[in-house]
RNA sequence: UUGAUCCCUGCGGGAGAGAUCAUUAUGUCUGACGCAAAAGACAUAAAUGGCGCCGAAGGAGCAACCGCCCCAAAAAAACGACGGGAAACUCUCAGGCAAACGGACCGCAGGAAGAUG
Numbered sequence: 001u002u003g004a005u006c007c008c009u010g011c012g013g014g015a016g017a018g019a020u021c022a023u024u025a026u027g028u029c030u031g032a033c034g035c036a037a038a039a040g041a042c043a044u045a046a047a048u049g050g051c052g053c054c055g056a057a058g059g060a061g062c063a064a065c066c067g068c069c070c071c072a073a074a075a076a077a078a079c080g081a082c083g084g085g086a087a088a089c090u091c092u093c094a095g096g097c098a099a100a101c102g103g104a105c106c107g108c109a110g111g112a113a114g115a116u117g
Base pairs, nucleotide, nucleotide: 001117007111008110009109010108011107012106013105018051020050021049022048023047024046025044026043027042028041029040030039052097053096054095058093059091060090061089065084066083067082069080
């Protein structure tokens, strides 16, 4: 001096899945002819629970492959046991199923660190 990968910060992009049931709460209407009750109907981006569903925070599982054990007079290999082993795959514990928030991942800018030459 060049400055890969990873990491941090900011900005932008960023998918999927409930026309569901019960209870509660709140509101509106009917009740209601002036006032008003029981009761009923409807609504809710509300709360809790059930059922259903989604996969892209996080978490878990594993193929090739690697290590090791077993086997043996000695050496080596295959199969096998065990350990390691990735994902946007699989699971659905967590999370989510209006919008917002969040969001794997992608792009841009800045920062830190730094293989190597």

Source information: This is a predicted structure of a 117-nucleotide RNA (Glycine riboswitch aptamer) from an Alphaproteobacteria bacterium. The coordinates come from a structure-prediction model, not an experiment, and the mean pLDDT is 76. It matches the Rfam family "Glycine riboswitch aptamer". Rfam links the family to the GO term glycine biosynthetic process. NCBI's taxonomy places the organism under Bacteria, Pseudomonadati, Pseudomonadota, Alphaproteobacteria.